[in-house]
RNA sequence: CAUUUAGUUUGGGGGAGUCCGUAGGCGAUGGACUGAGAGGCAAGUGCGUUCCACUAGUUACCCUUCGAACCUGAUGCGAUUUCCAUCGCCGUAGGGAAAACUUGAGGUUUGUGA
Numbered sequence: 001c002a003u004u005u006a007g008u009u010u011g012g013g014g015g016a017g018u019c020c021g022u023a024g025g026c027g028a029u030g031g032a033c034u035g036a037g038a039g040g041c042a043a044g045u046g047c048g049u050u051c052c053a054c055u056a057g058u059u060a061c062c063c064u065u066c067g068a069a070c071c072u073g074a075u076g077c078g079a080u081u082u083c084c085a086u087c088g089c090c091g092u093a094g095g096g097a098a099a100a101c102u103u104g105a106g107g108u109u110u111g112u113g114a
Stems, first nucleotide, its partner, number of pairs: 001106001003105002006102005011064004017033005023050001024051001026048002040058002043055004070095003076089004
């Protein structure tokens, strides 16, 4: 410092799927799978009887513009799977949360010495 590596701090963003369970629990409950994470802790409101919805807090985890963390399109399309998952497409799509500091490399410039 037009480049670039790794990290730290503070702040911010985000998600919670699929299958099975008939007496186990009232309702993020038990088992299994994938995954970083599948609601760990705990509050309120509503609704309901089939294992919920919404809102706010917090732990862990992931992501933070170099942005596929995550949302929309989408109850999307193809392969595969009981389903989820996985792979490809969609996708150069539309959105999406940043500042500071430290450090390695590289480049450039200036000065000094031989």
TPP riboswitch aptamer (THI element) from an Opitutia bacterium, 114 nucleotides, folded computationally. It was read from a public genome assembly, where an Rfam model found it. It matches the Rfam family "TPP riboswitch aptamer (THI element)". Its family is annotated with thiamine pyrophosphate binding in the Gene Ontology. NCBI's taxonomy places the organism under Bacteria, Pseudomonadati, Verrucomicrobiota, Opitutia.